Context: one part of a larger RNA
This record gives sequence, structure tokens and C1' cells, in this order.
RNA sequence: GGCAUACGGUGGAUGCCUAGGCGCUAAGAGCCGAAGAAGGGCGCGGUCAGCAGCGAAAUGCCACGGGGAGCCGUAAGCAGGCAGUAAUCCGUGGAUACCCGAAUGGGGCAACCCAUCCGGAGUCAUAUCCGGAUAUCACAAGCUGAAUUCAUAGGCUUGAUGAAGGCAAGCCGGGGAACUGAAACAUCUAAGUACCCGGAGGAAAAGAAAGAAUAAUCGAUUCCCAUAGUAGCGGCGAGCGAAGUGGGAAGAGCCCAAACCAAUCUUUUCGAAGGUUGGGGUUGUAGGACUUCUAUUAAGGGCAAUAAACUUAGCUGAAGAGGACUGGAAAGUUCCGGCAUAGGAGGUAAAACCCCUGUAAGCGAAAAGUUUAAAGUCUGAAGAAGGAUCCUGAGUACUGCGGGACACGAGGAAUCCCGUGGGAAACCGGGGGGACCACCCCCCAAGGCUAAAUACUCCUUAGCGACCGAUAGCGAACAAGUACCGUGAGGGAAAGGUGAAAAGCACCCCGGGAGGGGAGUGAAAAAGAACCUGAAACCGUAUGCUU
Repeated sequence: GGCAUACGGUGGAUGCCUAGGCGCUAAGAGCCGAAGAAGGGCGCGGUCAGCAGCGAAAUGCCACGGGGAGCCGUAAGCAGGCAGUAAUCCGUGGAUACCCGAAUGGGGCAACCCAUCCGGAGUCAUAUCCGGAUAUCACAAGCUGAAUUCAUAGGCUUGAUGAAGGCAAGCCGGGGAACUGAAACAUCUAAGUACCCGGAGGAAAAGAAAGAAUAAUCGAUUCCCAUAGUAGCGGCGAGCGAAGUGGGAAGAGCCCAAACCAAUCUUUUCGAAGGUUGGGGUUGUAGGACUUCUAUUAAGGGCAAUAAACUUAGCUGAAGAGGACUGGAAAGUUCCGGCAUAGGAGGUAAAACCCCUGUAAGCGAAAAGUUUAAAGUCUGAAGAAGGAUCCUGAGUACUGCGGGACACGAGGAAUCCCGUGGGAAACCGGGGGGACCACCCCCCAAGGCUAAAUACUCCUUAGCGACCGAUAGCGAACAAGUACCGUGAGGGAAAGGUGAAAAGCACCCCGGGAGGGGAGUGAAAAAGAACCUGAAACCGUAUGCUU
């Protein structure tokens, strides 16, 4: 030095555990903000660094309701208090809420600096302090008011009128990649995806046929299943990929513009024209205006006293402190007994229906909110005939050229949208049916609104899991978006477990201490805080064998 055995050290695997995650279900909620948000800075405690809570009224204040013996967070000690059936605590409503931040009096290197005006306190007078107002844009009202007479532009003032900023995912709109695939690559694909910008709502968008079709058909939109990986598109490569229809979910239809009537205003070449308000009217077997006639307040809609239910605290709530055994401990075993609309779950020294919290069931609100119903109240109209006249959305439809969207890549390319040039008809009218024409069929553009079925989950409540169990599961079970790194955008950890209970080792001994040996606690200290279990690598001590 090696090997072996034993015993230690180190180390923190493994097992067990779960305070935290992950996924989902059912409900709820789906917005906050100039009445100053989201998010921060700085403060507030007797002692206070962090976290949590709060705001100069600062670890809290007020009212109401609940609740009932302790309380002054985490978090012990010391000190000092509160409450004793008016504390702490839980719920509802309110008060306060420094500074920054859209940040808005002006400025600024966020949390700072400097003002003006009005009112108040204070002073002999200043100083100083307190309260309020003072950004911009839009809108409304009022007062003013040029060139230029009227007027207009402009100016000033007022307004608890609006906007501004934030927000996980879903949504709509405006822009819009590349890697990649095509076994290279350019059309193509990835993909109208990622990403950027704008906007809205609890959903959004779409939506009451100038539709789809070819059945003597259907009858707004949206979503799901099938049709169907079909018809098609496609360097006919890679790939892309419908619709009609059928079956379901849901179900709802309306309002303007115009003709015409009335009132009123303006202009006027006195013929009329235009504006405002109210009525009228809203469609394709055309309808309406208009003229004539017949009827007369329904269905529906808005608001809503009030009532009920639910939500935001809670309350009642059955039956073994049974005997014996093991044990440190009984909930285990055994022998008896009980409850059950309750044998879900968690806790209690181990494994508890009957010990505790609860569970089933029942009950409950001064206050706030939501939903439903609803007295009442406001609103709310049609039908027939006639066919002279009038109306029915114009730089629109359509079209040349250039693009885009449609499953459809310019193709035979309809349809829809945009740019650019041209540019209709007007009911004897117009559009569509995948070039185009005819016949036939369907429909009425160029104005607008519209619940539900659908998408999502930052958030709340209840629950579930052939989900994870500390190198897993969220990055985060712990002071976690922390420490730390980076000029910055940004990146981003590690780190859980004494014990049933601190009973956390009085006292003695060795030692400078650290640490250890006794003693004591405990079931256990080979559970002593570097604390459950305690593998291996690695280090050592002893013994044996061996070089």
C1' cells in the first nucleotide's frame, strides 16, 4: 500500500409526510379610474430589520348586525394596556386615506423643486401654517367680439358634462414576418400564424335576403355533428380544402331616409327654393304616399311601489369521557351498548359514525348587492277598395387598368372589397342563379339597430382527480419574481420535516471557546435544534490476511 470484517465520521439518496402546485367540474363575477385607478415610494408599533396590516384620524376610527371570553398579527420575552357579556374576532355600510403615478397649477433626474389667486389661523408687521382653485381636448351654457354695417372667426368665464390611464384570456379592426415544409429553391407553405398598433364588451363579431337553390323548395345570424378529406384549388409538387343539404343547440324581430301633411325659420328674380321640429312610412305574389270606406286601444315594450329567492356574518344539530388487553399514548384488539335524512372530511399522543370541528336536515339579516314576480304608470294599430300622379338610399351600381378576399395561385373566373380613370337605369325599373347570351327561377343594393345558442377566466365559492409529492408539482410549499447577475432590455436561483407536547437538557465535570462526558426530560436524545428515516461515493479507527 491492497483486500476483508467491525465500528464511527461525512454526505443527503431512499421511504414516509404535505403546508404548495397542476388539471377539471358546477355556480358566481366579468371591470377599475380625475369623487385620482392599477402599481409604487415613504411612513405608522413601548421595544420592530423583513413579511402582513394600516395612512399624519396610520398595527387603526364610527354606525349597524353577528358572536361570547379572552385579547394587544407573524412572534417569544420584558414593560404597559384593553375587555369582562359594548373587547379581540366575523360581516355590511361609512370616515380617514401622506408623496409619486393618466398625474392634470409650472417644472422635474417618479416619490422632489417652485408658484399664483381666494378664504382662514397667526404676527405690531413680516415670516409661517391650514383649506380650496389653477393642465389639455371635446361638448354645453353664458358674457363678449375684429377686418366689415348686420354677422362670423376669435377671446373670456362657468359646468360632480365627457375623454385621458390600467386590465389574464376570449373578440373585432389596421398592419404583418421568418425559421420551417417542398427532402435544394423562387410560385407555394409555415400563415393572415407570431408579433406591433387601435377599439369594444361581459362577451365580441354576425344578423332579418338585391340570400340559398332547382324541390310545384327553403326562409335573419351564430354554434355543434354529419356531408368530407368529398367537390375543387395546387411549381396538379409539398400541400390547401369548401358549399348546398340533413340532424341538433338557440330562436325575435325591428327602426330610419323618401313621397305626403302640419308648424316654424331663412332666402327670394315673388314663380318658388332650402332648413328645423312633429306626424306619416318602411316593401318584391312589389310596397308606400295619395283618394274613398270600415274599425277603434289588443299583443308587445319602458319605468316601477312591493314581495320572494339567492349572495355577503351566523345558529340549532343524534349517539360510548363504556369495561378489559397491549402500549409512552387507543381512535387498535376484544366484550357489551347506541345514533343514523348525519358511516363526506379534518383533528385529537396510533387506525374514532357516537371526543372536538363538522356532516345530513332545519333555521337566520339591522345593512348592501343580484335575480325573479309584480300593483301601478307611460307607451303602443290595423283592414278593404281604387290605380291619375308622386316616392322607394348616385359619383352609387356597373365598367377599363392595378391589387386584395373568397377552399379557388388569372384561370373559362362568377361573387365580395380597395385604389385609379370612366360612369347608368329609376318600377314599362334593378340585382343574382360561377365567363357570356336566351328562356326560366330567386331576390330588391348603394341607411341603421337587434337578445339567445358561441369564446374565455386575472378573480370568488364549493367540489373532484387510475395529477405531482420537494432535482417532482407553478420559476416560487420557505423574506420569490426574493437573493443574485446585467449599463439596460432582461435573466433568475437555492432553500420543507425535533417531538404527541418544548417537556428545547436545572445541576456537576473537561475545555479559552467550539464541542463533549455525566445527571435530568422524553416512548425514543443512535429525536438535542447542523434535529424523521439516514443509502452510496469519500475519510478514519481497530482487527485479520497479504505485498

Record summary: The part of an RNA shown here (large-subunit ribosomal RNA, domain I) has 547 nucleotides and comes from Candidatus Dichloromethanomonas elyunquensis. Its mean pLDDT, the model's own confidence on a scale to 100, is 86.